Large-subunit ribosomal RNA, domain IV from a bacterium, 338 nucleotides, folded computationally. The full RNA is in RNAcentral, with records from ENA. Its mean pLDDT, the model's own confidence on a scale to 100, is 85.

Context: one part of a larger RNA
């Protein structure tokens, strides 16, 4: 001085990012128990009271002897009777995930993955899909109530509009369109012919070469139509009511359609500690409204929601060396020799 334990007067979260650690609750029995709710829960909710030792009754098990126990009665000790060690704090409200479960072996356990439900899609079995150069294997010794793939994630209420884009489906009338196939025709080369004064010039079969319009032809592209719980999108200015505002209504440009419903300063909100209300002596933090949504919004699910949660948050009750503010006491450590 460090570290493990332990104790405190008065206060009792003033500590602090945060009640972090600490106290503190704590076992059995008996009374009692709220909202909510998916009628299973919630609940050990909560909040009381009891709790030891001996005799006597009683009762049970035992041949007994003894033990055990509910309830009545009597006594008896103590500061305390779950006398040790072990052993829930406890309520209120929001958020997020339903749930039990998994995860960053070694800074993260969660609002992250998983899930059952629910939807789409592919597959008819030599499935479809994987994995392998293959032989093979899986899928499956299964069979569309299987199997794969993709998304969303319990329930309950719902899940709008848009098919231009981009994906993907179908159809095959039409434009385009490779290789190939067929081919008119051309190049070169030349045996032979023709010519010149000239070793020049020309023509040129067959055969070999080099090429070759034209026609014939696929998928796919163009083109039609379908498809959103595919990929995604889901508006701008202006005017108007007998105060004022505001704008149910018209007007106009653009669009594929211009965001329903439901929610909302939200795990989304810039401006912002918005406004108002409710907690407080004071509340950038919470909780409830409002809507002006910078930049929610509906299977990248929307909105609710009983029960879960070493999850987040915000409040109380308990408690209590977290602190006012700090003291004691007990081991260990450190120091020295070996």
């Nucleotide at each position: 001085a460090u570290c493990c334990g332990g104790u405190c007067a008065a206060g009792g979260a003033a500590c602090u990012c945060g009640g972090c650690a600490a106290a503190a609750u704590a076992g059995c029995c008996c009374c009692g128990u709220a909202a909510c709710u998916u009628c299973g829960g919630a609940a050990g909710a909560a909040g009381g009271g009891g709790u030891g030792c001996c005799c006597c009754u009683g009762u049970c098990a035992g041949c007994a002897a003894u033990g055990g126990c509910a309830a009545g009665g009597g006594g008896c000790c103590g500061c305390a009777g779950u006398g040790a060690a072990a052993u829930g704090g406890c309520c209120c409200a929001a958020c997020c995930g339903a749930c039990u479960g998994u995860u960053u072996a070694g800074c993260a356990a969660a609002a992250a993955c998983a899930c059952a439900g629910c939807a789409u899609u592919g597959u008819g079995c030599a499935a479809a899909g994987a994995c392998g150069u293959a032989a093979g294997u899986c899928g499956a010794a299964g069979u569309a109530u299987a199997c794969g793939a993709u998304g969303u994630g319990a329930c309950a209420c719902g899940u709008g509009a848009c098919c231009a884009a981009u994906g993907c489906c179908a159809a095959a009338a039409g434009a385009u369109u490779a290789c190939g196939g067929u081919a008119a025709g051309a190049u070169g080369u030349u045996a032979g012919c023709a010519u010149u004064u000239a070793u020049u010039u020309g023509c040129g079969a067959a055969g070999c070469u080099u090429c070759g319009a034209g026609c014939c032809c696929a998928a796919g592209u163009c083109c039609u139509g379908g498809u959103g719980a595919a990929u995604g999108u889901c508006g701008g200015c202006c005017g108007u009511a007998a105060c004022u505002a505001u704008a149910a209504c018209g007007g106009u440009c653009c669009u594929a359609a211009g965001g329903u419903a439901g929610c909302g300063a939200a795990a989304u909100u810039c401006c912002u500690u918005g406004u108002c209300g409710g907690g407080u002596a004071a509340g950038u933090u919470c909780c409830g409204a409002c809507c002006u949504g910078c930049a929610c919004g509906a299977a990248u699910c929307g909105u609710g929601c009983a029960a879960c949660g070493a999850g987040u948050u915000g409040g109380g009750c308990g408690c209590u060396g977290u602190c006012u503010c700090g003291a004691c006491c007990g081991g260990a450590u450190g120091c020295u020799c070996a």